This is a predicted structure of a 72-nucleotide RNA (transfer RNA) from a Candidatus Micrarchaeota archaeon. The coordinates come from a structure-prediction model, not an experiment, and the mean pLDDT is 80. Lineage of the source: Archaea > Nanobdellati > Microcaldota. Its Rfam family is "tRNA". It is annotated as a transfer RNA. Rfam describes the family as follows. Transfer RNA (tRNA) molecules are approximately 80 nucleotides in length.

[in-house]
RNA sequence: GCUCUGUUCGUCUAUCGGUUAGGAUCUCGGAUUGUCGAUCCGGUGGGGCGGGUUCGACUCCCGCACAGAGCG
Repeated sequence: GCUCUGUUCGUCUAUCGGUUAGGAUCUCGGAUUGUCGAUCCGGUGGGGCGGGUUCGACUCCCGCACAGAGCG
């Protein structure tokens, strides 16, 4: 330099164009318990950046950034 893959709550991970982006963990509140722990219920919190296509984009296309793999 070229090709390919990836980027989603603090962390891990689902979601192949349509109403609320789901789950686990963390965290916060509550219940339970003589206390702690465990358990149960509920809440908060997320689509790398910029453009394009579309009635509608995390999803498709282009560029950039970052990470990984392969080739030279």